A computed fold for a 73-nucleotide RNA from a Gammaproteobacteria bacterium, annotated as transfer RNA. The RNAcentral record of the sequence draws on ENA.
[in-house]
Order: sequence, then structure tokens, then C1' cells
RNA sequence: GGGAUGUUAGCUCAGUUGGAAGAGCGUCCGGUUGAAGCCCGGAAGGUCGUAGGUUCGAACCCUACACUUCCCA
Repeated sequence: GGGAUGUUAGCUCAGUUGGAAGAGCGUCCGGUUGAAGCCCGGAAGGUCGUAGGUUCGAACCCUACACUUCCCA
């Protein structure tokens, strides 16, 4: 330099070839316990890597860029 892959909650990851975002773990609150742990109930937490474009509507399609991993040279 060329190509491929990935980027979504604090962490690990889903998300149906477009209708507006979820799970597990963790955190917080409550129940339970003599007190904890386990268990049960609930809650908070997201500019979906960045910026544009297409569309009535984008995590999803298109372009550029940034970063991760891998391959070629």
C1' cells in the first nucleotide's frame, strides 16, 4: 500500500436483507436472613465508532474517515 472482519448498556453479546433497541453478568432499591450469601421482585444505565447521503422512516442500505483483529505484498 491492497483486501477481509468487527465497533450496540460498565463487561460479554443478540438484534429476522428498514417501522425506532434487548438478554446475561454487574450496579442500585426492596423482599427474605440474627447478619450475609443464594433466591425472588423492581429500577437506573445507550448521541447503536464519527460525519454525511438515500428514505415518510436507518443499529440495519450507500459513501468517507477513525479504531480492533486477520490475510496479501
Its mean pLDDT, the model's own confidence on a scale to 100, is 82. Its Rfam family is "tRNA". Rfam's curators write: Transfer RNA (tRNA) molecules are approximately 80 nucleotides in length. NCBI's taxonomy places the organism under Bacteria, Pseudomonadati, Pseudomonadota, Gammaproteobacteria.